[in-house]
RNA sequence: AAUGUAAUUUAAUUAUGUUGUCGUAUAACGUUGGGAAUAAGGCCCAAAAGUCUCUACCGAAUCACCGUAAAUGAUUCGACUACGAUGAGUGGAACUAUUUUU
Numbered sequence: 001a002a003u004g005u006a007a008u009u010u011a012a013u014u015a016u017g018u019u020g021u022c023g024u025a026u027a028a029c030g031u032u033g034g035g036a037a038u039a040a041g042g043c044c045c046a047a048a049a050g051u052c053u054c055u056a057c058c059g060a061a062u063c064a065c066c067g068u069a070a071a072u073g074a075u076u077c078g079a080c081u082a083c084g085a086u087g088a089g090u091g092g093a094a095c096u097a098u099u100u101u102u
Base pairs, nucleotide, nucleotide: 004016005015006014007013008012018088019087020086021085022084023083024082025081026056031047032046033045034044035043041066042065050057058078059077060076061075062074063073064072
């Protein structure tokens, strides 16, 4: 000189800060409204809901379907966030040992 966050608090104390894994939540899902595209397309915006829950609610690939209309569907893989558990790491204290200096 600096001293973050959380809880309880007058102070102060305690925990925590980075990271891996696992568990719980949620199914990264479903609903509604408005607008947009049309087989070289199948998207965008908003709202509520879902969690003893803050946040998020998407991406990619493959397949299907829709004969030009207003509507998409299936499968697989991939996160973040909250809380908890358990390791690693970092820091501190005590003790011991070693080394250096006096």
Molecule: Purine riboswitch aptamer
Organism: Psychrobacillus sp. OK032